[in-house]
RNA sequence: AGACCGGUUUUCUCCCCGCCCUGCCGCUCGGCGCAAUUGGGUCCUGCGCGGCAGAUGUCUGUGAACCCCGCCAGGUCCGUGAGGAAGCAACGGUAAAUGGACCUCUCUGGGUGUCGCAGGGUUGCCUGAUUGCGCUGAGCGGCAGGGCCGGGCGAAGGCCGGUU
Numbered sequence: 001a002g003a004c005c006g007g008u009u010u011u012c013u014c015c016c017c018g019c020c021c022u023g024c025c026g027c028u029c030g031g032c033g034c035a036a037u038u039g040g041g042u043c044c045u046g047c048g049c050g051g052c053a054g055a056u057g058u059c060u061g062u063g064a065a066c067c068c069c070g071c072c073a074g075g076u077c078c079g080u081g082a083g084g085a086a087g088c089a090a091c092g093g094u095a096a097a098u099g100g101a102c103c104u105c106u107c108u109g110g111g112u113g114u115c116g117c118a119g120g121g122u123u124g125c126c127u128g129a130u131u132g133c134g135c136u137g138a139g140c141g142g143c144a145g146g147g148c149c150g151g152g153c154g155a156a157g158g159c160c161g162g163u164u
Stems, first nucleotide, its partner, number of pairs: 002164011014152003018148025043120006049113002052109004057102006068093003076085003
């Protein structure tokens, strides 16, 4: 000095594992908005039921000096007489009217009612459901790219040791 072997170290390529970030696609769930369809409430009308008020009605009371009834004291009238006639007051009842009670019946009315039914109206408002579309958020999976760490193989170089 060359060759071989081993160890160590540096650089590079490739491969693998793990982690992080980004983009795309798919699935699931959610939020917002829009459109279509549809349900309900609000609106109007009618009917029914209940309630309130009034009237009628029923019971009871008051209630006609005379123009209501009955009965008619006294008195009046007719009659020779016996008797009769009309009939005031009082009394009793009743009419119109009116007070009270009842709400059983009937009738009427209402910006009576968390009432019910039916019809009309219809998007003016409120609310719910289904479908579709757009935006957006979260999770999972796949693919691609980038970054970091570690490991493996190979190549080159350096250093050390051994052999020849």
Molecule: Bacterial large signal recognition particle RNA
Organism: Thermogemmatispora carboxidivorans